[in-house]
């Protein structure tokens, strides 16, 4: 070095300007943004992962009318989850360059990718420290 264990820190951006209206950063014109991977020719739209939503099981805690309920943790499975084309260069690009397009959890509120809330949360993962082995 590699591997294993423990710990620490970090880990998401964005409605300018205008219109209608009692009211909209939610509608209309327009503007803006793009998590992680020593996946891959450099990727929001390819592959995989996380986030988010639902369900099942096990365990724990609490309550209980002993039927069960609530909350939390873990695990497995399922469903859903959104989207890219054309041309150029090249050995190789749906990743680069040029052009055109498209997408974006839940709850709240005048209908939200961008506001507020769950979230001072969780997390793919990134960096580092210590110890052990060789």
């Nucleotide at each position: 070095a590699c591997u294993a264990a423990u710990c620490u820190u970090c880990a998401g951006g964005g409605u300018a300007g205008g219109g209608u209206g009692u009211a909209a950063u939610u509608c209309c014109c327009a503007a803006c943004c793009g998590g992680c991977g020593u996946g891959u020719a450099a990727a929001g739209c390819c592959c995989g992962c996380g986030a988010c939503c639902u369900u099942u099981a096990a365990c724990a805690u609490u309550g209980u009318c002993u039927g069960c309920a609530a909350u939390g943790u873990u695990a497995a499975g399922g469903a859903a989850u959104g989207a890219u084309c054309u041309g150029g260069u090249g050995a190789a690009a749906u990743u680069c360059c040029a052009g055109g397009g498209c997408c974006g959890a839940u709850g709240g509120u005048a209908c939200a990718g961008u506001c507020c809330a769950g979230a001072u949360g969780g997390a793919a993962g990134a960096a580092g420290a210590u110890u052990a082995u060789a």